This is a predicted complex of two RNAs, RNase P RNA and transfer RNA, with 438 nucleotides together.
RNA sequence: CCGGAUGGCCGGACGGUUGCGGCGCGUUUUGAACGUGCCGAGGAAAGUCCGGGCUCCACGGAAAUACGGCGCCGGUUAACGACCGGGGGCAGCGGAUUUAUCCGCUGUUACGGCUAGUGCAACAGAAAGAUACCGCCUGACUUCGGUCGGGUAAGGGUGAAAUGGUGCGGUAAGAGCGCACCGCGUCUCCGGUAACGGCAGACGGCAUGGUAAACCCCGCCGGGAGCAAGAUCAAAUAGGGGCGGCAUAUGGCGCAUUUCCGCGCCCGUCGCCCGGGUAGAUUGCUAGAGGCGCAUGGCAACAUGCGUCCCAGAUGAAUAACCGUCCUCGACAGAACCCGGCUUACAGGCCGUCCGGCUUU
RNA sequence: GCCCCCGUCGUCUAGAGGCCCAGGACGCCACCCUUUCAAGGUGGAAAUCGCGGGUUCGAAUCCCGCCGGGGGCACCA
Numbered sequence: 001c002c003g004g005a006u007g008g009c010c011g012g013a014c015g016g017u018u019g020c021g022g023c024g025c026g027u028u029u030u031g032a033a034c035g036u037g038c039c040g041a042g043g044a045a046a047g048u049c050c051g052g053g054c055u056c057c058a059c060g061g062a063a064a065u066a067c068g069g070c071g072c073c074g075g076u077u078a079a080c081g082a083c084c085g086g087g088g089g090c091a092g093c094g095g096a097u098u099u100a101u102c103c104g105c106u107g108u109u110a111c112g113g114c115u116a117g118u119g120c121a122a123c124a125g126a127a128a129g130a131u132a133c134c135g136c137c138u139g140a141c142u143u144c145g146g147u148c149g150g151g152u153a154a155g156g157g158u159g160a161a162a163u164g165g166u167g168c169g170g171u172a173a174g175a176g177c178g179c180a181c182c183g184c185g186u187c188u189c190c191g192g193u194a195a196c197g198g199c200a201g202a203c204g205g206c207a208u209g210g211u212a213a214a215c216c217c218c219g220c221c222g223g224g225a226g227c228a229a230g231a232u233c234a235a236a237u238a239g240g241g242g243c244g245g246c247a248u249a250u251g252g253c254g255c256a257u258u259u260c261c262g263c264g265c266c267c268g269u270c271g272c273c274c275g276g277g278u279a280g281a282u283u284g285c286u287a288g289a290g291g292c293g294c295a296u297g298g299c300a301a302c303a304u305g306c307g308u309c310c311c312a313g314a315u316g317a318a319u320a321a322c323c324g325u326c327c328u329c330g331a332c333a334g335a336a337c338c339c340g341g342c343u344u345a346c347a348g349g350c351c352g353u354c355c356g357g358c359u360u361u
Numbered sequence: 362g363c364c365c366c367c368g369u370c371g372u373c374u375a376g377a378g379g380c381c382c383a384g385g386a387c388g389c390c391a392c393c394c395u396u397u398c399a400a401g402g403u404g405g406a407a408a409u410c411g412c413g414g415g416u417u418c419g420a421a422u423c424c425c426g427c428c429g430g431g432g433g434c435a436c437c438a
Base pairs, nucleotide, nucleotide: 001357002356003355004354005353006352007351008350009349010348012326013325014324015323016322017321018320020040021039022038023037024036025035026034027033028032042332046343047342049341050340051339052338053337054226055225056224057223067222068221069220070219071218072086073085074084075083076082087111088109089108090107091106092105093104094103095102096101097100112217113216117215118214119211120210133156134155135152136151137150138149139148140147141146164182165181166180167179168178169177183206184204185203186202187201188200189198190197191196230283231282232281233280240274241273242272243271244270245269246268251266252265253264254263255262290309291308292307293306294305295304296303297302327330362434363433364432365431366430367429368428371387372386373385374384379418389405390404391403392402393401411427412426413425414424415423
């Protein structure tokens, strides 16, 4: 210098004019208007996928069942399925040799348990967990072509996957059948907080193939709804209740029954009062697990301390339009209760780290 | 703003790990029948299962993330 990967930051700049939303102050007689000062979208405001705050509803406490979610270990956090660090697995590159292992670096990882049980594995194949098709060995028979039976998982063939691997011994042929090393499992010891690691020791010949983003088992977590939650004030009209007046003409009911009389209530009407509550208005509403800087602790996520700043709060919903200068000519995209994450979209620019190649010294 | 549901030929649908490079009906195309049309019969075309990843030997189906479409909410005194 070029190419690639990855992390962080920015996301046109400056000035002017005219407007819009909010708050404060001032003037005018209220409403309100005017003047003036300050503030006025994002890294994702998005998807609404997780976790909280807040509010209401339910609930005596605890546990269990059902349902849903999460799942290596340790840490961070208000909490999380997020983040940081580590372990194991897998992949790539480089190196080493004992040539199939070891070491280093980088990347990646929904990574509890199939030796708790049950299920599933199409087609092919003899057989998909307990099996002999070909082959090999062997016994009997034989018309010498083979037939029937037994043993065998070393070889062939099928499949995504075939009953630990290599070597030596062994055998009729074979086989963990025996042994050595490697792998696997259990226990002990050592290192590590732990996951886990050890060519440290003993035991087991392997019983234990795959699949849990199959049912399930184990451990942990979870009450439900959401600011259109919720709270306050409160028209007109209609309806409810109370008090009083009028009318009690007609009618109904009650005072045990029938008739008459009387009384009370209802139905009617007028006035006043009360509560619920619709439209509407106000509130919830933004100073917060807050931003920035420095110091300290920590590998880091982050924590602690100090200093400093106030940074939209609308409700048919403001944050815009125009002009001038400059440049690399400007992407995705617009708050609606508020935070912490994740995911997705994004023109271009700046800084850092790592890997590979080339050139120069 | 918040909370739910759905997506398979042109249309309506079946499917629920392999028998499915996906079946059926209506519609479409060709042929037969008929003088002709309709009806009827025979055959055919038509789906990257909304898109992209992952799990598995194997995915329309299971898991995750996007995209598109649809529905609902306060009060009712």
Rfam match: Bacterial RNase P class A. Rfam classes the family as a ribozyme. The coordinates come from a structure-prediction model, not an experiment, and the mean pLDDT is 77.